[in-house]
The RNA shown here (Fluoride riboswitch aptamer (crcB RNA motif)) has 62 nucleotides and comes from a Pseudomonadota bacterium. Model confidence (mean pLDDT): 76 of 100. The source organism's lineage runs through Bacteria, Pseudomonadati and Pseudomonadota. The model forms 100% of the base pairs in the Rfam consensus.
RNA sequence: UGCGGGCAAGGGAAUGGAGUCUCCCUUCAACGCCUUUCAUGGCUGAUGACUCCUACUGCGUU
Numbered sequence: 001u002g003c004g005g006g007c008a009a010g011g012g013a014a015u016g017g018a019g020u021c022u023c024c025c026u027u028c029a030a031c032g033c034c035u036u037u038c039a040u041g042g043c044u045g046a047u048g049a050c051u052c053c054u055a056c057u058g059c060g061u062u
Base pairs, nucleotide, nucleotide: 009026010025011024012023013022016053017052018051019050020049021048032043033042034041
């Protein structure tokens, strides 16, 4: 210096915040989908899952 492994720690799971759990990655990484045209294209959703708050949308009531 390079490679591999372990531990610790950190980070990520597509639009805001908090908690818990799960999974992934080790900085050249993990990090929505579809498309023939790859484009100033199209689609869904505030979660990976659960709970709460905020924003947005629909319906109903006052």